[in-house]
Context: one part of a larger RNA
RNA sequence: CGCAUACGGUGGAUGCCUUGGCAACUGGAGGCGAAGAAGGACGUCGUAACCUGCGAUAUGCUUCGGGGAGUCGGUAAACAGACUUAGAUCCGGAGAUUUCCGAAUGGGGAAACCCGAUUGACUGAGGUCGAUCAUCGUGCGCUGAAUACAUAGGCGUACGAAGCAAACCCGGGGAAUUGAAACAUCUCAGUACCCGGAGGAAAAGAAAUCAACCGAGAUUCCCUAAGUAGCGGCGAGCGAAAGGGGAACAGCCCUUAAGCUGGGCAAAGGUUAGCAGAAUGGCUCUGGAAAGGCCAGCCGUAGUGGGUGAUAGCCCCGUAAGCGAAAACUUUUGUUCAGUGAAAUCGAGUAGGGCGGGACACGAGAAACCCUGCCUGAACAUGGGGGGACCAUCCUCCAAGGCUAAAUACUACCAGUUGACCGAUAGUGAACCAGUACCGUGAGGGAAAGGCGAAAAGCACCCCGGGAGGGGAGUGAAAUAGAUCCUGAAACCGUAUGCAU
Numbered sequence: 001c002g003c004a005u006a007c008g009g010u011g012g013a014u015g016c017c018u019u020g021g022c023a024a025c026u027g028g029a030g031g032c033g034a035a036g037a038a039g040g041a042c043g044u045c046g047u048a049a050c051c052u053g054c055g056a057u058a059u060g061c062u063u064c065g066g067g068g069a070g071u072c073g074g075u076a077a078a079c080a081g082a083c084u085u086a087g088a089u090c091c092g093g094a095g096a097u098u099u100c101c102g103a104a105u106g107g108g109g110a111a112a113c114c115c116g117a118u119u120g121a122c123u124g125a126g127g128u129c130g131a132u133c134a135u136c137g138u139g140c141g142c143u144g145a146a147u148a149c150a151u152a153g154g155c156g157u158a159c160g161a162a163g164c165a166a167a168c169c170c171g172g173g174g175a176a177u178u179g180a181a182a183c184a185u186c187u188c189a190g191u192a193c194c195c196g197g198a199g200g201a202a203a204a205g206a207a208a209u210c211a212a213c214c215g216a217g218a219u220u221c222c223c224u225a226a227g228u229a230g231c232g233g234c235g236a237g238c239g240a241a242a243g244g245g246g247a248a249c250a251g252c253c254c255u256u257a258a259g260c261u262g263g264g265c266a267a268a269g270g271u272u273a274g275c276a277g278a279a280u281g282g283c284u285c286u287g288g289a290a291a292g293g294c295c296a297g298c299c300g301u302a303g304u305g306g307g308u309g310a311u312a313g314c315c316c317c318g319u320a321a322g323c324g325a326a327a328a329c330u331u332u333u334g335u336u337c338a339g340u341g342a343a344a345u346c347g348a349g350u351a352g353g354g355c356g357g358g359a360c361a362c363g364a365g366a367a368a369c370c371c372u373g374c375c376u377g378a379a380c381a382u383g384g385g386g387g388g389a390c391c392a393u394c395c396u397c398c399a400a401g402g403c404u405a406a407a408u409a410c411u412a413c414c415a416g417u418u419g420a421c422c423g424a425u426a427g428u429g430a431a432c433c434a435g436u437a438c439c440g441u442g443a444g445g446g447a448a449a450g451g452c453g454a455a456a457a458g459c460a461c462c463c464c465g466g467g468a469g470g471g472g473a474g475u476g477a478a479a480u481a482g483a484u485c486c487u488g489a490a491a492c493c494g495u496a497u498g499c500a501u
Base pairs, nucleotide, nucleotide: 002499003498004497005496006495007494008493009492015486016451017450020422021421022419023418024417025416026415027414028413029411030410031164032163039101040100041099042055043054044053046079047078049075050074051073061095062094063093064092065091066090070083071082072081106115107114108113116133117132118131119130120129121128122127135161136160137159138158139157140156141155142154143153168199169197170196171195172194173193179186183233209216210215220247221246222245223244224243230238231237251403252402253401254347259340260339261338262337263336264335265334266333267332268331269330270329271328272327274323275322280296281295282294284293285292297314298313299303305317306316307315352376353375354374355373356372357371358370362388383398384397385396386395387394438445439444458485461472462471463470464469
């Protein structure tokens, strides 16, 4: 040094577990904000730190309810000191307080800081405390130039706005990679992205619509029609509608009013704490422990689920069925009161036409219909639009004003439920103090890290040692479960023995 066996070290795979995730369903809610939000900084407990809560009234204050024995949040024990059946802690409703930054709004600013003005109260003075002071829009009032009337402007006042938030929605802009096996029309795609705006939904919506000579009767969504008719360097590809079947249905208004908004009252629900809730024993066995085995019972409108020293309908929490609110919010119905009721005398610089674009499944095409940047420009129901060039006949509708629930889309958030979803290299990046540590000037990037035991009973005491650590003793079912703690694979490293060299 090799091989074999045994026993170890290291390491943390595997098994088992789950505090955390993932995906859905049902119901709720669908907003918060100048009455100062979202998000933060700094403070705050008798005792250092962090988290949670809270705000100089600071782990909390007041009040109204619930509840009923311990309590002073967590890591996290200990000491000290308190509170509590005169009802604490705790849970819920309402209120008070709520530093500083932040739209941040008195001015400034390198966020959490600096510096003011006006005014009121208190004060012996110094000063202290409070209130107001941004901008823009709209209404009203007072003023008021060049410039006579006026207007602009100025001032005051009232109301509103602003900022944040996951997706869904509408509008204004709007790519490229890509595909066409290259590429330019085309496609990707009106997608991504940017901007504006709104709501719990939004948008659309009561025919100048379709249809076809029969008729239908607002909009929206689903299935179908149909990968059809079509469009298309007729390439790649794009791709309807009528009709049929469903979901849901609702119609109205413009001198009038339909209605809309808000408040009060009444009734019935719902939400925000809760209450109560049936039924098992056996020293019979194993075991550390019974919920397991055996024996004998019981309840069930409750045998969903979780816990308890292994697997419990009857031990505990619950579960079924039932009950409950001083207060607040909310829904429905009824009733009553108040406010509002704009525009517009039925829609003219409109319809239509020309040029150029866009949008329609439809790429200028035979290209209708729709929108409009420029130029033009009617009729007035004895009229006008449409029926895919255009004309006639016929049919059908009435533009150039407006409102409208439901069926539809989504889920940051709350509650409940479910899973031939994951089980710590998985599942969220994050089961653990994670968007942390750390990296980067910055935008940004972004981890690792779970498990003693039923219970700390977490090894008193003795010995070796400076300690670390170990040997006894003790606890425990187990200590090769001793905190680097369940199991403890392999690589890798040893010790002992045997063999070989």
Molecule: large-subunit ribosomal RNA, domain I
Organism: Gammaproteobacteria bacterium